RNA sequence: UGAGGAAUACAAAUGGCUGCACAUAUGUGAGGAACUUCCGAGCACCACAGAGUAAGGACGCCGGGUAACGCCCGGUGAAGGCGACUUCAAGGAAAGUGCAACAGAGAUAUACCGCAUCAGAAAUGGUGUAAGGGUGGAAAGGCGAGGUAAGAGCUCACCAGGAUCAUUGGUAACUUUGAUCCUCUGUAAACCCCGUCCGGUGCAAGAUUGAUAUAGGAGCAUUUAAUAGUUACUCGCUAAGCUUCGUGUAAUCGCUGGAACCUGCUGGUAACAGCAGGUCAAGAUAGAUGGCCAUAUAAACAGAACUCGGGGUAUGGAUUCACUCAGUUG
Repeated sequence: UGAGGAAUACAAAUGGCUGCACAUAUGUGAGGAACUUCCGAGCACCACAGAGUAAGGACGCCGGGUAACGCCCGGUGAAGGCGACUUCAAGGAAAGUGCAACAGAGAUAUACCGCAUCAGAAAUGGUGUAAGGGUGGAAAGGCGAGGUAAGAGCUCACCAGGAUCAUUGGUAACUUUGAUCCUCUGUAAACCCCGUCCGGUGCAAGAUUGAUAUAGGAGCAUUUAAUAGUUACUCGCUAAGCUUCGUGUAAUCGCUGGAACCUGCUGGUAACAGCAGGUCAAGAUAGAUGGCCAUAUAAACAGAACUCGGGGUAUGGAUUCACUCAGUUG
């Protein structure tokens, strides 16, 4: 200097004029993702979130964090990369079932070509073989030597993978070393098996006060049974109602003080936790958070609707590194 890798903050601001909303007499007013609605929870209601069974869903190496999570941090293993690093739907194929197109003789097994041998004048046929060739992503441990009619882990030495036992280090996942045995593959983001967890519905939840209208219609039932009781079923318990058709439907609350945010110190590799001090930052309801001017030049993706913690996606320019590779110079 170039090419990479990892990470951070910002998203404008100040003044004047003017418009709107809320709270109050002076203040505040759309984000890092407010998007998506993919997860988790706070909160609300369901008498039972009572007992039992089932379904469904999620997670899936180890340890830690958190209110919790399918999230985050650290580590182990595997894959990719020269590397810094990145990614992982990471339990079980020796419980069972299924699938592996086409090509090929054959894909849980097989003999097309070949090699050896027997018969035959020859064509050809029988027997043996799976080392060589071909097909294929993959012919079912690999290479070398011996051995054989020709061959084959048939035997031996070395190596790879798996299982079991012991052993080194580690909280653990796992790892180091050795011995014995085995080696017809892969796939569970196929069905399945194993382990752990999960009550349901959701702010259009729900609560309070009412107004107007039908001054309702039909069916079942009136405490045995049936019906209803927030996934389903059974038992128990509770209820006087339950189901359905039709008309009409306002205001207030919920609605913003939070597992909140900022700064510093301590502990921890980190996620994060503790302590101290400080701050109060939109609450609309057909929906406010705007417009113009000056300085500046700043642009993209894009706009709250109960709240918060995460994930995924979109995007503008700027900055940092004791990080990696290549080249050059001193």

A computed fold for a 330-nucleotide RNA, annotated as Bacterial RNase P class A. It was read from a public genome assembly, where an Rfam model found it. The coordinates come from a structure-prediction model, not an experiment, and the mean pLDDT is 76. Rfam family: Bacterial RNase P class A. Rfam links the family to the GO terms tRNA processing, ribonuclease P activity and dimeric ribonuclease P complex. Rfam classes the family as a ribozyme. Rfam's curators write: Ribonuclease P (RNase P) is a ubiquitous endoribonuclease, found in archaea, bacteria and eukarya as well as chloroplasts and mitochondria.